[in-house]
The part of an RNA shown here (large-subunit ribosomal RNA, domain II) has 693 nucleotides and comes from Fermentimonas sp. RNAcentral holds the full RNA, with entries from ENA. It matches the Rfam family "Bacterial large subunit ribosomal RNA". Model confidence (mean pLDDT): 84 of 100.

Context: one part of a larger RNA
RNA sequence: ACCUACGAGUUACUCUUGCCGGCGAGGUCAAGUGCCAGGAGGCACGUUAGCCGCAGCGAAAGCGAGUCUUAAAGGGGCGUUUUUUAGUCGGCGGGAGUAGACGCGAAACCAAGUGAUCUACCCUUGGGCAGGUUGAAGUCCCGGUAACACGGGAUGGAGGACCGAACCGCUAGACGUUGAAAAGUUUUCGGAUGACCCGUGGGUAGGGGUGAAAGGCUAAUCAAACUUGGAGAUAGCUCGUACUCCCCGAAAUGCCUUUCGGGGCAGCCUCGGGUCAUAGCUCGCGUGAGGUAGAGCGACUGGUUGGAUGCGAGGGCUUCGCCGCCUAUCAAGUCCAGCCAAACUCCGAAUGCGCGCGAGCGUUUCCCGGGAGUGAGGGCGCGGGUGCUAAGGUCCGCGUCCGAGAGAGGAACAACUCGGACCACCGGCUAAGGUCCCCGAGUAAGCGCUAAGUUGCAUUAAACGAGGUCCUGCCGCCCGGACAGCUAGGAUGUUGGCUUGGAAGCAGCCAUUCAUUUAAAGAGUGCGUAACAGCUCACUAGUCGAGUGGCGGGGCGUGGAUGAUAAUCGGGCAUAAGCGCUUCACCGAAGCCGUGGGAUCAGGAAUGAAUCCUGAUCGGUAGGGGAGCAUUCCAUCGGCGUUGAAGGCGCGUCGCGAGGCGUUCUGGAGCUUAUGGAAACGAAGAUGUAGGU
Numbered sequence: 001a002c003c004u005a006c007g008a009g010u011u012a013c014u015c016u017u018g019c020c021g022g023c024g025a026g027g028u029c030a031a032g033u034g035c036c037a038g039g040a041g042g043c044a045c046g047u048u049a050g051c052c053g054c055a056g057c058g059a060a061a062g063c064g065a066g067u068c069u070u071a072a073a074g075g076g077g078c079g080u081u082u083u084u085u086a087g088u089c090g091g092c093g094g095g096a097g098u099a100g101a102c103g104c105g106a107a108a109c110c111a112a113g114u115g116a117u118c119u120a121c122c123c124u125u126g127g128g129c130a131g132g133u134u135g136a137a138g139u140c141c142c143g144g145u146a147a148c149a150c151g152g153g154a155u156g157g158a159g160g161a162c163c164g165a166a167c168c169g170c171u172a173g174a175c176g177u178u179g180a181a182a183a184g185u186u187u188u189c190g191g192a193u194g195a196c197c198c199g200u201g202g203g204u205a206g207g208g209g210u211g212a213a214a215g216g217c218u219a220a221u222c223a224a225a226c227u228u229g230g231a232g233a234u235a236g237c238u239c240g241u242a243c244u245c246c247c248c249g250a251a252a253u254g255c256c257u258u259u260c261g262g263g264g265c266a267g268c269c270u271c272g273g274g275u276c277a278u279a280g281c282u283c284g285c286g287u288g289a290g291g292u293a294g295a296g297c298g299a300c301u302g303g304u305u306g307g308a309u310g311c312g313a314g315g316g317c318u319u320c321g322c323c324g325c326c327u328a329u330c331a332a333g334u335c336c337a338g339c340c341a342a343a344c345u346c347c348g349a350a351u352g353c354g355c356g357c358g359a360g361c362g363u364u365u366c367c368c369g370g371g372a373g374u375g376a377g378g379g380c381g382c383g384g385g386u387g388c389u390a391a392g393g394u395c396c397g398c399g400u401c402c403g404a405g406a407g408a409g410g411a412a413c414a415a416c417u418c419g420g421a422c423c424a425c426c427g428g429c430u431a432a433g434g435u436c437c438c439c440g441a442g443u444a445a446g447c448g449c450u451a452a453g454u455u456g457c458a459u460u461a462a463a464c465g466a467g468g469u470c471c472u473g474c475c476g477c478c479c480g481g482a483c484a485g486c487u488a489g490g491a492u493g494u495u496g497g498c499u500u501g502g503a504a505g506c507a508g509c510c511a512u513u514c515a516u517u518u519a520a521a522g523a524g525u526g527c528g529u530a531a532c533a534g535c536u537c538a539c540u541a542g543u544c545g546a547g548u549g550g551c552g553g554g555g556c557g558u559g560g561a562u563g564a565u566a567a568u569c570g571g572g573c574a575u576a577a578g579c580g581c582u583u584c585a586c587c588g589a590a591g592c593c594g595u596g597g598g599a600u601c602a603g604g605a606a607u608g609a610a611u612c613c614u615g616a617u618c619g620g621u622a623g624g625g626g627a628g629c630a631u632u633c634c635a636u637c638g639g640c641g642u643u644g645a646a647g648g649c650g651c652g653u654c655g656c657g658a659g660g661c662g663u664u665c666u667g668g669a670g671c672u673u674a675u676g677g678a679a680a681c682g683a684a685g686a687u688g689u690a691g692g693u
Base pairs, nucleotide, nucleotide: 001693002692003691004690005689006688011099012098013097014096015095016094017093018092019091020090021089022088023087026052027051028050032045033044034043035042036041056063057062066078067077068076069075102240103239105237109230110229111228112227113226114225120204121203122202123201125199126198127197128196129194131163132162133161134159138155139154140153141152142151143150167191168190169189172187173186174185175184206222208218209217210216243628244627245626246625247624248623253266254265255264256263257262267374268373269371270370271369272368273367274366279364280361281360282359283358284357285356286355287354288353294347295345296344301341302340303339304338305337306336307335308334309333312330313329314327315326316325317324377402378401379400380399381398382397383396384395385394386393407418408417409416422597423596424595425594427593428592429591433587434586435585436572437571438570442584444583445582446581447580448579449578455574456573464559465558468556469555470554471553472552473551474550475549476548477547485543486542487541488540489539491516492515493514496510497509498508522537526535527534598618599617600616601615602614603613604612605611629682631679632678633677634676635675636674638672639671640670647666648665650663651662652661653660654659
């Protein structure tokens, strides 16, 4: 992991509600007793008991269709009256409460016991430690001293002494890791006469022991052992919770909560009953309230830029002081011009909301009662707060979808686009999106653009830069010859004045940058020189012969463009099969249509069901409601079976389905229809339990 079996809303009482039944202003009997019966049980008594109802109010005494409050009610509370008052007992179903209360699951708490054959420490009594080394005190002898001290040599044999087996331990590594072993093997290593090691008998016990202290050890268990019991502890938590079909169908919000992954009430769902129109919803018209968007501010409160003016201040000058004068500074107020605001408003929409009228839809509204679930939401668009006008961020509002929604498109992809799946069909039309191939449908048509493989939906691209290219607006010049090229000229006063070492068109300053000769030529556009020189330009003529130059707007492209394993538009690829505009055709979904079938609801045929017709409806999680199938047992009436029951492997057939029926073979002795009744009543899941493989 699989197979088989087992495995989870039960039972009792009380309350509540619905349905069914009996009796009804009444309903009903409990224990017990008697009789009957084959059993469960039946009948009677019990009964003038009790319980519920028929009357309430008050704390109560009490009073009573009233009563309480009060000194008393003009009042007020709770009742009665009015559509005349309905209950009670039993059965079954839904729900709640009390019980273990759908099942399994703690860690723990408490009580009574069992443990020191493991291990910790202690007591008693025993045992063990190869071999080798070092050589303390003391003693003796010699030397030495006044005597000691002291020195030397022997002797001696001390030590938590040294080396190292047994023994005890376990430093480091490897192996082992479903092991040979629930702690080992191997190499290495520490102690090895000691606070040493070991045996024997005994002691200390669970909030207790013992501990050279690690929360260690206390029988493979220790921050409180083990066994049994309280006990089915509790678990707002996790997991699991078993047949079918049909109808409806949520929520992830508000308030409160030792509350935030739990609850209570409300909201939203469902079922039953009532309500049926001045109800509800949508649209149109009319009429109201309002201060948002926008806008505005010589309309307030504030903010703010530039300019004018300059109260006042700063700085400077002056003065003994008071004055006074000046100002590249700041600056009130005012004026001119321009702006900003969620907590500004002289103004002010669109929507939305209230009310009225009209139309459409048709019970969608509201009320009472039974049952819930939900109370972690999420994405997207829009209006905002927060954040970085960050986030697949976070918090609100309006909408939508996912949640609980399948199908088509988007390469793939909960919520983006299209569109809401009752079933069947080898029929048709479309939506989004597509039509070269993968791949269904145009290598469709027309007109443009792009040359970058830009691009080929998006899945990064900007500021900024550029005689890319196409379209367009405006302004110049031009056959009296423009623009570009080529040829020639480009001069004179003058080296203008100043400055300067020099300054001659060309370092710099000044200027009425003049004037002359001219076709034209600047007191000079750039290069150049120390300064000149030189080259060149403006400007002019000739040549040439038709456009040329500038400014702006738009389209598509271009640079900007850098990431770590190999890239790519989904791919192939494509110069269109890219981009823009126009047109026709086609493909394309569970949408729509067609054909057949089913279910639910409403209306009708005729009336109370079955039946038929018409119309609408039939996605669905939590959840509510309805109708059924199967299993075991029982009752009643029947039936089947060795000429083969139940059960089993198959096959056929019926039913939307759970399932039913028939039958070959197997099996070898019981089974069961119909109608009812009762449940230890349905398994794929619980790291489920047991067995098997």